[in-house]
């Protein structure tokens, strides 16, 4: 140098999270590099940390330490944009209401006479008043209607009287008073937020007609404009506050590459 055997050692690494701290299971991120068991109300380990228990492979090496550089990718800070609520402002902007001898466009209506302005008259107000009609009431009118204190006729009975004839007079029977009823209808009185008219004041700002001047326009609607208003529901703008994480910083950092160091024992050729 080379071949056997053995043993040191390796058979993933890191964020995170949990923990007095390490390790491991959980989540992540990378990478490819055994397997079985138990492990988040957790297994496990201790002064510097190899996980715990059991098996199997590689095996002193291209492996394993060290150190620099790259960097997937993670943690923490500081916050921007943008997003979502909240409070307040109140301004040119939206939406809302108004006003214009203001323009535009449809569309009605207008020489069978617009806009505009004169007169008369109604519509309003209040008085009064005729009718009619409601509502009351009264009369009339019909019916009922008195044991006895109403009237008429009074059977029986009673009374006077020798008689003859007379008187009271109950029931009954008639009409009736007071009251009760009914009454489509008639007559009178009363009343009103009744209806239409007369009369007679009063108002005249709008509205209807009529009369007559005038002679081309007038009206609704939408859209502009343009003034003023109200409101703040949408823009706007200031403050908080949530979720958000760009950019920076900081920190740990896999794979990689570069370099450097050190690397057992036995036997045999």
């Nucleotide at each position: 140098c080379c071949g056997u055997g053995c043993u040191a050692g390796g058979c993933g690494g890191g964020g995170u999270a949990c923990u007095a701290g390490g390790g491991g299971u959980g989540c992540c991120c990378u990478g490819a590099a055994u397997c079985c068991g138990a492990a988040a109300u957790c297994c496990u380990c201790u002064u510097c940390a190899c996980g715990c228990g059991g098996a199997g492979c590689c095996g002193a090496c291209u492996a394993c330490c060290c150190g620099c550089c790259c960097g997937a990718g993670g943690g923490c800070g500081c916050a921007a944009a943008g997003c979502c609520c909240g409070u307040g402002g109140g301004u040119c902007g939206c939406a809302c209401c108004g006003g214009u001898c203001g323009a535009g466009u449809u569309g009605a209506u207008g020489u069978u006479g617009a806009u505009g302005a004169c007169g008369a008259a109604g519509u309003c107000c209040u008085g009064u008043u005729g009718u009619g009609g409601c509502g009351g009431a009264g009369c009339a009118u019909c019916g009922u209607g008195a044991a006895c204190c109403g009237g008429g006729u009074c059977a029986g009975g009673u009374c006077c009287g020798a008689a003859a004839g007379g008187a009271a007079g109950c029931a009954g029977c008639c009409c009736u008073a007071a009251g009760c009823g009914a009454c489509c209808u008639g007559c009178u009185c009363c009343g009103g937020g009744u209806a239409c008219g007369g009369c007679a004041g009063g108002g005249u700002c709008g509205c209807u007609u009529c009369g007559a001047c005038g002679g081309a326009g007038u009206c609704c609607a939408c859209u502009c404009a343009u003034c003023g208003g109200a409101a703040a529901g949408c823009a706007c703008c200031a403050c908080g506050g949530a979720c958000g994480g760009a950019u920076c910083g900081u920190u740990c950092g896999a794979c990689g590459g570069c370099g450097g160091g050190g690397u057992g024992c036995a036997c045999g050729g």
Molecule: Bacterial large signal recognition particle RNA
Organism: Acidimicrobiia bacterium